[in-house]
RNA sequence: UGAGUCGGCCAGGCGGCCGCGUACCGGCUUGACCGGUCCGAGGAACGUCCGGACUCCACAGGGCAGGAUGCUGGGUAACACCCAGUCGGGGCGACCCGCAGGACAGUGCCACAGAGAACAGACCGCCGAUGGCGGGCGCCGGACGGGCAACCGUCAGGCGGCUGCACAGGUGAGGGUGAAACGGUGCGGUAAGAGCGCACCAGCGCCCGGGGUGACCCGGGCGGCUCGGCAAACCCCAUCCGGAGCAAGGUCAGACAGGGGGACGGGCGGCCCGCCCACGCCAGCGGCUCCGGCCAAUGGCACCAACCCCGGGUAGACCGCUGGAGCCGUCGGGCAACCGCCGGCCGAGAUGGAUGGCCGCCUCGGGUGAGCGAUCACCCGAACAGAAUCCGGCGUACAGGCCGACUCACCAC
Numbered sequence: 001u002g003a004g005u006c007g008g009c010c011a012g013g014c015g016g017c018c019g020c021g022u023a024c025c026g027g028c029u030u031g032a033c034c035g036g037u038c039c040g041a042g043g044a045a046c047g048u049c050c051g052g053a054c055u056c057c058a059c060a061g062g063g064c065a066g067g068a069u070g071c072u073g074g075g076u077a078a079c080a081c082c083c084a085g086u087c088g089g090g091g092c093g094a095c096c097c098g099c100a101g102g103a104c105a106g107u108g109c110c111a112c113a114g115a116g117a118a119c120a121g122a123c124c125g126c127c128g129a130u131g132g133c134g135g136g137c138g139c140c141g142g143a144c145g146g147g148c149a150a151c152c153g154u155c156a157g158g159c160g161g162c163u164g165c166a167c168a169g170g171u172g173a174g175g176g177u178g179a180a181a182c183g184g185u186g187c188g189g190u191a192a193g194a195g196c197g198c199a200c201c202a203g204c205g206c207c208c209g210g211g212g213u214g215a216c217c218c219g220g221g222c223g224g225c226u227c228g229g230c231a232a233a234c235c236c237c238a239u240c241c242g243g244a245g246c247a248a249g250g251u252c253a254g255a256c257a258g259g260g261g262g263a264c265g266g267g268c269g270g271c272c273c274g275c276c277c278a279c280g281c282c283a284g285c286g287g288c289u290c291c292g293g294c295c296a297a298u299g300g301c302a303c304c305a306a307c308c309c310c311g312g313g314u315a316g317a318c319c320g321c322u323g324g325a326g327c328c329g330u331c332g333g334g335c336a337a338c339c340g341c342c343g344g345c346c347g348a349g350a351u352g353g354a355u356g357g358c359c360g361c362c363u364c365g366g367g368u369g370a371g372c373g374a375u376c377a378c379c380c381g382a383a384c385a386g387a388a389u390c391c392g393g394c395g396u397a398c399a400g401g402c403c404g405a406c407u408c409a410c411c412a413c
Stems, first nucleotide, its partner, number of pairs: 001409010012362007020040002023037005028031001042384001046395002049393005054245004061273004066241005071085005086100001087098004101236002106234002108230003123175002125171003130168002132165004137160004142155005183201006202226001204223008249319004259310004265277004280301004286295003326345004331340003363382008
C1' cells in the first nucleotide's frame, strides 16, 4: 500500500417560529378552556418465534396421550439464549459454520441411473480349472477280412497328453452407473480372481495406563477379519412441560327482556384407573337422664339461588400502568457469559391512539458550473422503522460514518 477477519459505538448538530401528549402549578368566562414549567420512541420500539414476571381459572396421587429440548461444563428467574471448551467440516491465515444422543431394541426407506442398493449383483471384460461339444496325436486290447507265417488292412471302442469353442459354469481384480457398489497399498496365490494367505495402514469392538470436573485426548495390547447410509422416517433413551392471556383481572356508572332452557349432593384439566370433600337439615323406633336435654336404628329432603347453555344489551370512567431480573460509575470475584459491594440517577404511558412541520447556519455524500490552484456558488440526498402490561433472548430490516484488535500478500528501510 492492497485484500480481508472479528469486536464495539453513533444513528446528523445548533438556533428560531408554529403544533401535539401526560403530569404539575396558576388563571378565570369552570371547559374537550387559556397560560407557564418538566418530560416525551428504538437499536431494532418490528416479526410475535422462544423463555419468564404478573393476573384469573384449575390442581390428592399415578399412568396414558401430546409437546419441547438433545456433545460437555458453566451463566441465568427461565430459555430453543449466552459464555468457555470438545468433536466434525471450511479457509494459506485471522477466523467462520454445525437440528452434534442412539442405526447389534425393533419396523421402515434409499429417487434417477445402473446388471445389482444390504445377509447384494454377472451388463462389458477376464477365465473356462471342472463338466459338455469338436479336432488331432499316442497307447491299449477286441471283431472282421487277407496271408503258410511274421504281419497288413478295415471298423467300432477305451485310456492319456495337446488343442479349439465359450455351452454350463467360475470370477466382485478392471470398465461402466450412482450421493452411496460390502476396506486401501504391496507381495504371494490362482484357470482367472478374491482377506483366500501374509505385511503395513485405516476402521470396529474389548481391555489396560496417563491427562481432564466432563465431552474427550494421548499411548499400549488383544480380537475377529470389514460389520453402508437415513432418526429434519416411525421409534428408543434422558430431561423438562397445567390452561388462558392486560380485550388478563378488578371497581363504578350505564344499557337490555331479572327472557328461555338444563342441572338437584359437589369435585377430580382431553381420557382412564382410582379417589377426595361435604357427611348437613327434618322426622324419629328405641334407650339414658341431674328433666335442661343426650345417644340413636330407620326414613325423608332439595324450591329459589349459585353454576352451565341459548338469547338480549354495553364498549364510558378509574385501578392494573409503568421504579424495574432498571440505568450509570468505582472497586472486587471469574478466561468469559455473569455475579457481588458501595455511591449516584429517574428516562414515554397514549386509548382512534401524542412524540411532528417549516426556515436559517453547519456536518457528511453525490452532481453541475467558475477558478492555474487553495476554494467558492448552486442543486439533490441523509437509512430501516416506530411504543401500547413489563422484562430476557432470537430472527429480520438498515443511508452513511467512527474506533480498536488481528491475519495474509507485496514493497522500502
Model confidence (mean pLDDT): 75 of 100. The RNA shown here (Bacterial RNase P class A) has 413 nucleotides and comes from an Actinomycetota bacterium. Rfam family: Bacterial RNase P class A. Rfam classes the family as a ribozyme. The organism belongs to Actinomycetota, within Bacteria. The model forms 96% of the base pairs in the Rfam consensus.